[in-house]
Context: one part of a larger RNA
RNA sequence: CUGGGUGUAAAGGGAGCGCAGGCGGCAACGCAAGUCAGAAGUGAAAACCCCGGGCUUAACCCAGGGAUUGCUUUUGAAACUGUGUAGCUAGAGUGCUGGGGGGGUAAGCGGAAUUCCUAGUGUAGCGGUGAAAUGCGUAGAUAUUAGGAAGAACACCGGUGGCGAGGGCGGCUUACUGGACAGUUACUGACGCUCAGGCUCGAAAGCGUGGGGAGCAAACAGGAUUAGAUACCCUGGUAGUCCACGCGGUAAACGAUGAAUACUAGGUGUUGGCUAUCGUAGAUAGUCGGUGCCGUCGCAAACGCAAUAAGUAUUCCACCUGGGGAGUACGUUCGCAAGAAUGAAACUC
Numbered sequence: 001c002u003g004g005g006u007g008u009a010a011a012g013g014g015a016g017c018g019c020a021g022g023c024g025g026c027a028a029c030g031c032a033a034g035u036c037a038g039a040a041g042u043g044a045a046a047a048c049c050c051c052g053g054g055c056u057u058a059a060c061c062c063a064g065g066g067a068u069u070g071c072u073u074u075u076g077a078a079a080c081u082g083u084g085u086a087g088c089u090a091g092a093g094u095g096c097u098g099g100g101g102g103g104g105u106a107a108g109c110g111g112a113a114u115u116c117c118u119a120g121u122g123u124a125g126c127g128g129u130g131a132a133a134u135g136c137g138u139a140g141a142u143a144u145u146a147g148g149a150a151g152a153a154c155a156c157c158g159g160u161g162g163c164g165a166g167g168g169c170g171g172c173u174u175a176c177u178g179g180a181c182a183g184u185u186a187c188u189g190a191c192g193c194u195c196a197g198g199c200u201c202g203a204a205a206g207c208g209u210g211g212g213g214a215g216c217a218a219a220c221a222g223g224a225u226u227a228g229a230u231a232c233c234c235u236g237g238u239a240g241u242c243c244a245c246g247c248g249g250u251a252a253a254c255g256a257u258g259a260a261u262a263c264u265a266g267g268u269g270u271u272g273g274c275u276a277u278c279g280u281a282g283a284u285a286g287u288c289g290g291u292g293c294c295g296u297c298g299c300a301a302a303c304g305c306a307a308u309a310a311g312u313a314u315u316c317c318a319c320c321u322g323g324g325g326a327g328u329a330c331g332u333u334c335g336c337a338a339g340a341a342u343g344a345a346a347c348u349c
Base pairs, nucleotide, nucleotide: 003321004320005319006318007303008302012317014201015200016199017198021194022193023192025088026087028085029084030083031082033081034080035077036076037075038074039073040072041071042070048066049065050064052062053061054060091191092188093187094186095184096183097182098181103177104176105175106174107173108172109171110154114150115149116148117147118146119145120144121143125136126135162169163168206247207246208245209244210243211242215241216240220236221235222234223233258316259315260314261313262312263311266294267293268292269291270290271289272288273287274286275285276284277283278282298305299304322349323348324347331342332341333340334339
């Protein structure tokens, strides 16, 4: 390299968009680049294969034929690929109708809780633990009542419920805005699928500037525990957590399962619609989209997967190739830095 693979053994890119590239629906007519058939030329000799001959055989040598799977020219074929022209509607998209859920951004509002402040009542404890102590409290704490301030998060509803490409999204209201679904079949007429490079988004922690800071809490301090205790437990507590703008670009970024299309027994929940029937708040049947559980065939090393496939097929991309060394070194690109991306070898088993 090929082959074989990628849920868990090594291996699916964190996710999306998308140029080049690869692949591409139905049917008609043409062209003939690929493809197929015939002919001609060429494909040196030797070597190789077949069949004869010459040295007593053989090696060796000589003659004839084949082969030389290729290239060029030319004549044709038109199924497939390609290409041109004019079409089609089953893919894709647009329109119209419909109701519900809820994603993103911005602004405003709400109540419970917490902490703090002020005032009242009130008196010696509170707090914390396995037990304690540090800590707070006669300068009046804890508890309780009233008032005020601040910031952050939204109990119940809440659900293998919903939405989003993924990261993710939960109080209420308003404004703007993206997508999906069902029904209809009015329109376009293959406009599609995938996608190296590229671009965009991307939890948490972290970084820069400016705000904010209630609670929580790395670091840090103290108290315990212990042989020790740079921990687990306790009392405090700063970055941070929050907001705005920028950077960073990683996660067990997981369904450890790339995207798209078609096909392949059933059963039972749930969710969003639609249709039909029934004396109609509902139930039943059917159907389309999502989301769970069980299970046949098949697959699988097994576990298990099983129409939401890890089954049967096709297209495209990414990745793997014994363990360690090592996601390290060097170089390069990016970054304010932290670091990220790319990514070896010697050696060793």
This is a predicted structure of a 349-nucleotide part of an RNA (small-subunit ribosomal RNA, central domain) from an uncultured rumen bacterium.